[in-house]
Molecule: transfer RNA
Organism: Myxococcota bacterium
RNA sequence: GGGCCUGUAGCUCAGGGGUUAGAGCGUUCGGCUUAUAACCGAAAGUGCGCAGGUUCAAAUCCUGCCAGGCCCA
Numbered sequence: 001g002g003g004c005c006u007g008u009a010g011c012u013c014a015g016g017g018g019u020u021a022g023a024g025c026g027u028u029c030g031g032c033u034u035a036u037a038a039c040c041g042a043a044a045g046u047g048c049g050c051a052g053g054u055u056c057a058a059a060u061c062c063u064g065c066c067a068g069g070c071c072c073a
Stems, first nucleotide, its partner, number of pairs: 001072007010025004018056001027043005049065005
């Protein structure tokens, strides 16, 4: 330098044009317990890498850039 893949919550991931963007773990609160763990319930979470484009509508499609991974030279 070239090719491919990935980027969504604190972490691991789902979601592949129209929804209120979700799950598990974690956190907080409550229940249970003598107490802790486990278990049960609830809540919060500044979450779609950045910019532009297409579209009535973009986390999702297109382009460029950024970051990470793999391969080639």